[in-house]
The RNA shown here (c-di-GMP-I riboswitch aptamer) has 96 nucleotides and comes from a Gemmatimonadota bacterium.

């Protein structure tokens, strides 16, 4: 230094649920709580998973000169997910 990860040590993150908030949602923030984590530190670079606001197609309705409107379903990521995989980057400690 690099591999490894121990009933080692000193530490550290914080699932779910609840409050509050922000979003159309997914999810995210803050408090609280602690399923668990050797990177459950960080980065959307690959894949996967989730949502569908808007935008397209469609059905019925209602209106009708025009071309709207109200429900509903399909389809869609520029959004989310690093605690889904990979991968990239920093990094405690050192037993076997």
């Nucleotide at each position: 230094c690099u591999g490894c990860g121990a009933c080692a040590a000193a530490g550290g993150c914080a699932a779910a649920a609840c409050c509050g908030g922000c979003g159309a949602a997914a999810g995210c923030c803050g408090g609280c709580g602690a399923c668990g984590c050797a990177a459950a530190g960080c980065c959307a670079c690959g894949a996967g998973g989730c949502u569908a606001c808007c935008g397209u197609c469609u059905g019925c309705g209602c209106a009708a000169a025009g071309u709207g409107c109200g429900c509903g379903g399909g389809c869609c990521a520029u959004g989310c997910u690093a605690g889904u995989c990979g991968g990239g980057u920093c990094g405690c400690c050192g037993a076997a």
Model confidence (mean pLDDT): 88 of 100. The organism belongs to Gemmatimonadota, within Bacteria. It was read from a public genome assembly, where an Rfam model found it.